[in-house]
RNA sequence: GCUUGCGUAGCUCAGGCGGUAGAGCACUUCAUUGGUAAUGAAGAGGUCGGCAGUUCGAGUCUGCUCGUAAGCU
Numbered sequence: 001g002c003u004u005g006c007g008u009a010g011c012u013c014a015g016g017c018g019g020u021a022g023a024g025c026a027c028u029u030c031a032u033u034g035g036u037a038a039u040g041a042a043g044a045g046g047u048c049g050g051c052a053g054u055u056c057g058a059g060u061c062u063g064c065u066c067g068u069a070a071g072c073u
Stems, first nucleotide, its partner, number of pairs: 001072007010025004019056001027043005049065005
């Protein structure tokens, strides 16, 4: 330099062919206990790496770019 994969909540990851984002763990509050742990209930938390484009509508499609991993030279 070229090619390919990946990037979504604090962490690990889901999200057939575009229709407005979820799970587990962690966190907060409450219940339970003499007190913890465990358990149960409720809740908060994400402009989906960034910038544009297509579309009525983009996590999803297209281009560029950044980061990361692998392969080739």
Molecule: transfer RNA
Organism: Tissierellia bacterium